[in-house]
């Protein structure tokens, strides 16, 4: 820097990614070289070989060779070295390490210096003899040497001292000069010791310590010291973290980072520690010793069972463990080490080689040209694109690898001659220098150079949804799988798998683990705490931190200089060497640190002396529910007594439980008792907070005001500590009126362990004692300073003024607004959340969890302190737009209300569900499916079923060959079809041959075909909210932003209609208008229309006319235009006039942005998928018409406003040639015959019906009603059986106005009456139209439903059909408790006591010295004492693992029960 919480936004906040690094590992792949690195795990066990020897110039012996000069070998004695070098990180939180100092020390070999090196002696190994044992290893005897051992002498210097003195050395070799030896002094080197500072985590480890702290004496050590011991004292360490626990070798450095930091401590270098585990000492200059000793233990091996041997954390190597780490190589050529006089020997140190892409660095795998843009692959819109100059082809080069040849440097020395010099008596010898000669290389077939041949031998890996560079096809179908985070996959996947193409890196590329970074996400640099996580409930106060003003001293802090140190390597800079680089060499810088010293004195500190502005005291006022105690008052509730009085009271949404005739409730009087103090009362007062309210008295704290005086920094904060601390709760004893958890009853409810009601106990009250928590909140720690104003209010003081209310200033509180500033925003704003300072507390993703365990406190309840495993990619804050609310306001609609008529009941029609079926084709499902698609299923339609056919097909295009097309008849069959058969030669061009067009049939290939699937892949069309009044944009402005404003507000409208106002100004789609129709008039025009006047007639029939009606074209008219009122001088509304019509005149068409993945793939079109002798195409029959049932929608009725019969009147709009069909005749009728007229203002359908005038019926299952059924017919049609309509006669079901519920309608409307059309051979109660007759009601907007605007709340945004909580059931995971069980660590007490050291020693042995001897001295062994490892017993602490059972927690597409929360969440929520 990016991704990820949201519909979107800003913030907070976590998770994740891009970078670098690596002793790495794994997967795929692999050409070369240089340079480095290579058991991180089992400090697990180790076969085999090697890793420390050397010296004959210290010694004897044995043996071999000899040029007799000598040379060499072996085992020993002796010397030096095995304390270095090499390995490892187990232990160690420590003077272990780092850094800087210090004094009380030692130091073999080395350097310099002083002195000495004398005289004696006794043994012993080897060897020899004997002997034990399997071996390892011994035992006895004899004899022997030394630079081995011992004594004596001497002592410049040395050590001790009581200052008298006392003590202590030595080694020789060879030869004559060296080497060696002894003592001492000094140096160098190395080592030991002490001190300051630094050095992980845990306080859920707070006290630890008896040699402990100090002193004195003694011992011990190289040396200081409780290091050890005796005695004395009682100290010592610790909140600046002792002790305990866990983890860990430390450092230079390495890695990351801008730095500060963080992580780390491989290789290289310094230091420590360790060497199978534990203990111990010996030797030595040095060890308590990796390849030494002793003991104990475990393990392994040998054994003759008696005993022995061993220690790879050296180099190789083996097993094991593990994701994982190499050869049982070469050489001492170089560098270094040991020994030696030296040559030299030894050296798994080291130098090299081998293995490994483990890391860094370098090189190569060719380069030029080459378009037909080859082939092949992939994609495609089928044109092409891409792979791609890539390949091929042509002309070049040869690094590296290969072959051949040549060929540095790493080599210095050493040896041996010669010469010179030095030493010397010397020409021996030795040393130095010069020079000659022959020589020393593991690596090594070295590096490097030359030649040769040929593009020849040499490219992979990961990725391609976003972050993040790179896209298409196929397969798959929430499967298989991917995934770092977000997330992909449910039939069109750039996210899975493959392919083509692309991107990135490249002998590597990816993945995984780990570290730092990003992460300012522990914030010193550099964060926060009103609401996101976070201010302790509030005071007092200890340590600590911080601290007013002036002067002086000092120099701890502070800043400067000097010199010391800060190892080397590394990092950085420069130069140089490998062809470059990595790498290496040299030099510089740096090492920010520590200690020393010199000078400074501003600031901080220490010390001293002052000051008064901070703080406090004294004096005098003021206000106050501040606190504690005592007393007292009135109102009210309840109870008791009593009077009056009678039937209810009480309670609720409605009731009931309850009380009451045994007298309630109501009312009067009296009394008892407890608790609380109406009005005043107030964002008023007081208090640190919790909190405090009648009145009076006593005691008492604080605040504030005023003017002087006094003290003189006495201050602020405050870890621990301590006190106070609502309510509830606990203990003891009182008290108990009202209220009231628990509990009981009554209701409510599906349930109701609740909400409501009636009762009611703890408790509430008092005294004393606990508890110590609250949303203890201003969700805002305390103190101090500074920073605009305005308006209230409480207390005080000062000034002014009035008759009085009052005004101004100031101060201490307490509120409201508001500027700057701050804030994510909301908001805060002198009472800060602004600008600063001081101190304290607290936070670091959500959940688990304020939980477990442990500790502390508590009588208990519980409080406090306070994790982890596991799990998620979010959780949160503020604000925005919507949606929603059993939130609010305003408004509208046949929404309710007011009315009229229905549905729901009956039978019938029709559609749907269900059922049935071979099939009952399919679709439509709340409103917005259900007389819907279907404006009309007997066949057809038809998509369904059964049977029987066809396969380039019933239909389209192309192509081949034939035939005109067409047509007659017969046979089989249910038909499709199959077979046979008759007639026929047409049109165009051309002389003809022939060709062409249309049509039919044949064969083949492309293809046709599909009412098959997906309406959730789509277009188009449609429904719906809704003819509701809304939906948006540009510019500007406001806001960090999403967004807001405009569009909100005041009026008004049917309307976002219009007006006014306004940080908005304009505009668009909608509204309205423009369109059609209807209502009035005018003009024009009159045939098929009309007929006033004239003529004629049965008849507008005819002449005539166009005035009227009408028709159909064009106009007029209506615009709140006029008047009055209301209104804001507006818009508009109300009333009126005129007018055919009045405020949109009535009706229609017209449907904004969008919503419902709404409907339709079966109208049509169309992507994808599927079928292709069938899911396609003909055909016959059947089905879509079933029928216990349920629902929707109609028509008809139940009758008298009626039925029936007779007579009689008035429409409109339509249709008609495959048609409408007149007159007339026949039939009771449906209809039949008949044929005029009409392609229609002419003819026909065509009789309108309700109505009106009469008649009859008389309230009944009827002269209502017509279902059902029988018989007989008519019509259409190939055909009315399944399954048409109609007619006549007969039959005459149910039904007497319809429960809950529900629908339509506001005027020419409802209701009622008939007429016509489309579809159609025939078939309507459906549907679309037409006219006739023609009402009732609307107070009004409380309520139901739907909608619009504003506002409010929200945990919703798939948007309340939302979200979401808890128990239970199931599966899995981690965890707590748990009778216990098994380990580890540690501690106390006791037992025990190997080896060893020290002490003691009466036992045994004994060479040097003394002694004539006996013996002594000294020593060794043994014994014993002390210390002590292993081990044992008992008890404790701590930790890990495990444990029947058990507790809660977490996670898990569709389990159960309820509905607690989010809206007033339906009882406001929460602590």
């Nucleotide at each position: 820097g990016a991704g990820u919480u949201u519909g979107a936004u800003c913030c907070u906040g976590g998770c994740u990614c891009a970078g670098a690094a690596c002793g790495a590992a794994c997967g795929c792949u692999g050409g070369c070289g240089c340079c480095a690195g290579g058991c991180a795990u089992a400090a697990c066990a180790c076969a085999u070989g090697c890793a420390a020897g050397u010296c004959g110039a210290g010694c004897g012996c044995a043996c071999c060779c000899u040029u007799c000069g000598g040379g060499g070998u072996g085992a020993g004695c002796g010397g030096c070295g095995g304390a270095c070098g090499g390995g490892u990180u187990a232990g160690u939180a420590a003077c272990g390490c780092g850094u800087g100092g210090g004094a009380a020390u030692a130091u073999a070999c080395c350097c310099a210096g002083u002195u000495c090196u004398a005289a004696g002696g006794a043994a012993u190994a080897g060897c020899c003899u004997c002997u034990g044992g399997a071996a390892a290893c011994g035992g006895a005897g004899a004899g022997u040497a030394a630079u081995a051992c011992c004594u004596u002498a001497u002592a410049c210097g040395c050590c001790c001292u009581u200052c008298g003195g006392g003590g202590g050395a030595a080694a020789g070799a060879u030869u004559u000069a060296u080497c060696g030896g002894a003592a001492c002094u000094g140096g160098a080197u190395u080592a030991g010791c002490c001190c300051g500072c630094g050095u992980u985590a845990g306080a859920u480890u707070a006290g630890a310590u008896a040699g402990u702290u100090g002193g004195u004496g003694g011992g011990g050590u190289a040396a200081u010291g409780g290091c050890c011991u005796a005695c004395c004292a009682a100290g010592u360490c610790u909140a600046c973290g002792a002790u305990c626990u866990a983890u860990a070798g430390c450092u230079g450095g390495u890695u990351u980072g801008a730095g500060a930091g963080g992580a780390u401590g491989a290789u290289c270098a310094g230091c420590c520690a360790c060497a199978c585990u534990g203990g111990a000492a010996c030797u030595g200059a040095g060890a308590c010793a990796c390849g030494g000793u002793c003991c104990a233990g475990a393990c392994u091996c040998c054994u003759a069972c008696g005993g022995g041997a061993g220690g790879c954390a050296g180099c190789a190597g083996u097993g094991g463990g593990g994701a994982a780490u190499a050869u049982u190589g070469g050489a001492c050529a170089a560098u270094g080490g040991g020994c030696g006089a030296a040559a030299g020997c030894c050296u798994g140190a080291u130098c090299c080689a081998g293995c490994c892409a483990u890391a860094c660095c370098g090189c190569g795998u060719g380069a030029g040209u080459g378009a037909u843009g080859a082939a092949g692959g992939c994609c495609u819109u089928a044109g092409g694109g891409u792979u791609g100059u890539a390949a091929a082809g042509c002309a070049c080069u040869u690094u590296c690898a290969g072959u051949a040849g040549g060929g540095a440097g790493g080599a210095a020395g050493g040896g041996u001659g010669u010469a010179a010099g030095g030493u010397u008596a010397a020409u021996a010898g030795c040393c130095u220098u010069a020079u000659g000669c022959a020589u020393u290389g593991a690596c090594g077939u070295u590096a490097c150079c030359u030649a040769c041949a040929g593009a020849a031998g040499a490219a992979g890996c990961a990725c391609c949804g976003g972050c993040u560079a790179a896209c298409u096809c196929c397969g798959u179908g929430c499967c298989a799988g991917c995934a770092g985070c977000c997330g992909c996959g449910g039939u069109a996947a750039u996210a899975c798998g493959g392919a083509g193409g692309g991107u990135g890196c490249a002998a590597g590329c990816g993945u995984u683990a780990u570290u730092c970074g990003g992460a300012a996400u522990c914030a010193c640099u550099g964060g926060g705490c009103g609401u996101a996580a976070a201010g302790c409930g509030c005071g007092c106060g200890u340590a600590g931190g911080c601290g007013g003003u002036c002067u002086g001293u000092u120099a701890a802090g502070u800043a400067g200089g000097a010199a010391g140190u800060g190892a080397a390597a590394g990092c950085c800079c420069a130069a140089g060497g490998c062809u470059c680089a990595a790498c290496c060499u040299u030099g510089g810088a740096a090492c920010u640190g520590c200690a020393u010293u010199c000078a400074a004195a501003a600031c901080u500190g220490c010390c001293a002396g002052g000051c008064u502005a901070g703080a406090g005291u004294a004096c005098g006022g003021u206000a106050g529910a501040g606190g504690g105690g005592g007393g007292u008052a009135g109102a009210a509730u309840u109870c008791c007594a009593u009077g009056u009085g009678u039937a209810g009271c009480g309670g609720u949404g409605a009731a009931a439980u309850g009380c009451g005739u045994a007298g309630a409730g109501a009312u009067g009087u009296g009394g008892a008792g407890g608790a609380a103090u109406a009005c005043c009362a107030g964002u008023g007062g007081c208090g640190a907070a919790g909190g405090c309210g009648g009145c009076c008295c006593c005691c008492u704290g604080g605040a504030u005001c005023g003017a002087u005086a006094c003290u003189g920094a006495c201050g602020c904060u405050g870890a621990g500590g301590u006190g106070c601390g609502a309510a509830a709760g606990c203990g003891u004893g009182g008290g108990g009126a009202g209220c009231a958890a628990a509990c009981a009853g009554g209701a409510u409810u599906a349930g109701a362990u609740a909400c409501c009601c009636u009762g009611g106990u703890a408790g509430u009250c008092c005294a004393c004692g606990c508890c110590g928590u609250a949303a203890a909140c201003g969700a805002u720690g305390u103190c101090a300073a500074c920073u605009a104003g305005c308006c209230g209010u409480u207390g005080g003081a000062g000034g002014g003024g009035u008759a009085a209310u009052c005004c101004c200033u100031u101060u201490a509180g307490u509120g409201g607004c508001g500027c700057a500033g701050c804030u994510a925003a909301c908001g805060c704003a002198c009472u800060a959340a602004g600008u600063u300072g001081a101190c304290c507390g607290c936070c670091u993703g959500g959940g688990g969890a304020g939980u477990a365990c442990g500790g502390u406190c508590g009588c208990a309840a519980g409080a406090u302190u306070a994790a982890a495993a596991c799990u998620c990619a979010a959780a949160u804050g503020a604000a925005u737009u919507g949606a929603c609310g059993g939130g609010g306001g305003c408004c509208c609609g046949c929404a309710c209300a007011a009315g009229c008529g229905g549905u729901g009941g009956a039978g019938c029609a029709u559609g749907u569900g269900g059922u049935c079926u071979a099939a009952u084709u399919c679709g439509a499902c709340g409103c917005a499916a259900c007389g819907c698609g279907a404006a009309g299923a007997a066949c057809c339609u038809u998509a369904c079923c059964u049977g029987g056919u066809c396969u380039u097909g019933a239909c389209a295009u192309c192509c081949u060959a034939c035939g005109a097309a067409c047509u007659u008849a017969c046979u089989a069959g249910a038909a499709a079809u199959a077979g046979u058969u008759u007639g026929g030669u047409g049109c165009c061009c051309g002389a003809a041959a022939g060709g062409g067009a249309a049509c039919g049939a044949u064969a083949a290939c492309a293809c046709a075909g599909g009412u098959g699937c997906u309406g959730c892949a789509u277009g188009g069309c449609u429904g719906u909210c809704g003819u509701c009044a809304g939906c948006u944009c540009g510019u500007g402005u406001c806001g960090u932003g999403a967004g807001a404003u405009g569009u909100u507000g005041g009026g008004u409208u049917a309307a976002g209609u219009c007006c006014c106002g306004c940080a908005a100004c304009g505009a668009g789609c909608g509204c309205a208008a423009c369109c059609c129709u209807u209502g009035u008039c005018a003009u024009u025009a009159a045939u098929u229309g009309c007929c006033a006047u004239c003529a004629u007639u049965u008849a507008g029939u005819u002449g005539g006319g166009c005035a009227c009606u009408u028709u159909a074209a064009u106009g007029a008219g209506a615009c709140u235009g006029c008047c009055g009122g209301u209104g804001a001088c507006a818009a508009a509304c109300c009333g009126g006039a005129g007018g055919a019509a009045g405020g949109u005149g009535g009706g229609g068409a017209u449907g904004a942005c969008g919503u419902c993945a709404a409907g339709u793939c079966c109208u049509c079109a169309u992507g994808g998928c599927c079928c292709u002798u069938a899911u396609g195409u003909g055909u016959a029959g059947g089905g879509c018409u079933u029928c216990a049932c349920a629902c929707g929608u109609c028509a008809u009725a139940c009758a008298a406003u009626g039925g029936u019969c007779g007579g009689u009147a008035c429409a409109g709009a339509g249709g008609g040639u495959c048609g409408c069909c007149a007159a007339c005749c026949c039939g009771c009728g449906a209809g039949g015959g008949g044929g005029a007229g009409c392609c229609a203002a002419u003819c026909c359908c065509a009789g309108a019906a309700a109505g009106c005038c009469g008649a009859u019926c008389g309230u009944a299952g009827u002269c209502c009603g017509g279902a059902u059924u029988g018989c007989a017919g008519u019509c259409u049609g190939c055909a009315a059986c399944u399954c048409g309509a109609c007619u006549g006669c007969a039959u005459g079901a149910a039904g007497u106005c319809g429960g809950a519920a529900u629908c339509g309608c506001u005027a020419g409307u409802a209701a009622u009456c008939g007429c016509g059309g489309a579809u159609c051979a025939g078939c309507a109660u459906g549907u679309c139209g037409c006219g006739g007759u023609g009402a009732a009601u609307a107070c009004g907007u409380u309520c139901c439903c739907g909608g619009g605007c504003c506002u409010u709340g929200u945990a919703c945004a798939c948007a309340c059909c939302g979200c979401c909580c808890g128990u239970c059931a199931c599966a899995c995971c981690a965890u707590g408790g748990g009778a216990g069980u098994g380990g580890g660590u540690u501690u106390u007490a006791c037992c025990a006591g190997a080896a060893g050291u020290a002490g003691u020693u009466a036992g045994u042995c004994u060479g040097a010295c003394c002694g004539c001897a006996a013996g002594g001295g000294g020593g060794a062994c043994g014994a014993u004492u002390a210390c002590c490892a292993c081990g044992g017993u008992a008890g404790g602490a701590u930790u890990c693992a495990u444990g029947a059972c058990u507790g809660g927690g977490g996670u898990g597409a569709a389990g159960u029960c309820g509905u607690a929360a989010c809206a007033a969440g339906g009882u406001a929520a929460c602590c």
Predicted 3D model of a 1471-nucleotide RNA (small-subunit ribosomal RNA) from an uncultured prokaryote. It matches the Rfam family "Bacterial small subunit ribosomal RNA". Gene Ontology terms of the family: ribosome and structural constituent of ribosome. The prediction has a mean pLDDT of 84.